[in-house]
Context: one part of a larger RNA
RNA sequence: CCCGCAGCAAGACGGAAAGACCCCGUGGACCUUUACUGUAGGCUGGUAUUGGCCACGAGUAUGUUCUGCGUAGGAUAGGUGGGAGCCUUUGAAGUCCCGGUUCUGGCCGGGAUGGAGGCGCCGUUGAAAUACCACCCUGAACGUUCUUGUGACCUAACCUCAAUCCUGAAUCGGGUUGAGGGACCGUGCUAGCUGGGCAGUUUGACUGGGGCGGUCUCCUCCCAAAAAGUAACGGAGGAGUGCAAAGGUUGGCUCAGCACGUUUGGAAACCGUGCGUCGAGUGCAAGAGCAUAAGCCAACUUUACUGCGAGACGUACUUGUCGAGCAGUCACGAAAGUGGGCUCUAGUGAUCCGGCGAUUCCAUGUGGAAGGGUCGUCGCUCAACGGAUAAAAGGUACCCCGGGGAUAACAGGCUGAUCGCGCCCGAGCGUCCAUAGCGGCGGCGCGGUUUGGCACCUCGAUGUCGGCUCAUCACAUCCUGGGACUGUAGGCGGCCCCAAGGGUCGGGCUGUUCGCCCGUUAAAGUGGUACGCGAGCUGGGUUCAGACCGGCGUGAGCCAGGUCGGUCCCUAUCUGCUGUGGG
Repeated sequence: CCCGCAGCAAGACGGAAAGACCCCGUGGACCUUUACUGUAGGCUGGUAUUGGCCACGAGUAUGUUCUGCGUAGGAUAGGUGGGAGCCUUUGAAGUCCCGGUUCUGGCCGGGAUGGAGGCGCCGUUGAAAUACCACCCUGAACGUUCUUGUGACCUAACCUCAAUCCUGAAUCGGGUUGAGGGACCGUGCUAGCUGGGCAGUUUGACUGGGGCGGUCUCCUCCCAAAAAGUAACGGAGGAGUGCAAAGGUUGGCUCAGCACGUUUGGAAACCGUGCGUCGAGUGCAAGAGCAUAAGCCAACUUUACUGCGAGACGUACUUGUCGAGCAGUCACGAAAGUGGGCUCUAGUGAUCCGGCGAUUCCAUGUGGAAGGGUCGUCGCUCAACGGAUAAAAGGUACCCCGGGGAUAACAGGCUGAUCGCGCCCGAGCGUCCAUAGCGGCGGCGCGGUUUGGCACCUCGAUGUCGGCUCAUCACAUCCUGGGACUGUAGGCGGCCCCAAGGGUCGGGCUGUUCGCCCGUUAAAGUGGUACGCGAGCUGGGUUCAGACCGGCGUGAGCCAGGUCGGUCCCUAUCUGCUGUGGG
């Protein structure tokens, strides 16, 4: 150097399984509910099957008889018209009894007695006699017709049971008779309510993983790097209107503040004088403007117009913005002229669908019309604000699929805020004395063991805490060795320097690492090695499916809350290592 054999499992991010955790998909499935929309079913009404009769009630029509009270006034005057008479031995006034009604004053009716009168026209009243007649109104009683409700009864639909006969293997079915129920029940159609019993679905995005929180449109400033534009879950604020004057025109005025003067009166009220380029004011944020004022005041007014619009700005599109000028008609002004809202930039919503007004438009053979178009206008916190539908929430640890290391949890990497260790400075402590030992406020590093940040390999898989076994390295050294200083008398120490050869315990509790405790020891070191080591073991913890408790939730279910239970596969090809053999 070549080739074996027997072994061990550290590596080949070993094998197996297109990661089950996590995120994503306008993926799926089940489950829940006071998500949405339906629906089986239930309840109820109407109607048909569905008939008779009676009572009571309601309504319409009609007939008879009644009913009607502000005040003044004989007194309980419903309205209008006719009307000079009307009622009465077919029994008036009066008296007694009864009933109805009532505003307690009466009105109406019936009976008895009685025996010949009673009422009106006239004066009061807006309206004249219920003297009499007619037509009506309000309300009431009674009768009739029609409709209808409730209740009772009936039997013949319909239902049930029994006996019996027929068919039949038999249930069933059919016939006859009887009994019970009964126009109910049942059933058809139709409507309202209810309806996770069932079904189909929805349940947003951004996001230094996702969730929770926050945000989503528009305006102003900074960021923004002196054209424009420019991102972030960067830093600050506003809007979702207001105003009939706070618009237009014409004319006029000048503010804030300060000084001085002056009754109540003051730091500031109102008044006077002076200074006063802008510091005031501007409906509301900010910026840019504005004194020739865009600020303040007054008068007259409605251009806060209709039809357009050369040309520009801006822009992916859709939107948005400015605009001289022309025609018509107005306002103000003597006129020139100005005026198509407001100092400007926010004060907002496409399309569809529908309403209202107008219209010379179309209008299904024709004339109309229905309907539509066009012009004007109205209805969206469609605010997730370029708006998926008119209409929508949740659970999944029972879960599934497609994907992602585009994105989290482990480990690694980068970083090193945090952490550990060191150094500089020397205020001060140390009786005295900064530095034996300490060291304020600060500063500079090193390490890569903590908690993090980032999301770079790995999601067609890099197994995760602790223990066991077996280790190996660093030295910032726990012991043992050598030394400097000491606030080292000795002994014991403190602190620092050198040093990694070797060593660095047993037990109780807990899944524990850690920690506390007990007993020893020279000492019971600190770290790295995928928080060393599961193709070496374990499987107590965490982290599937079962279950209980507490809490949360209407619920399905959920909880870095607790609790009991819970399948750990691999025969070693290569590298590596151990032992051994041959050439």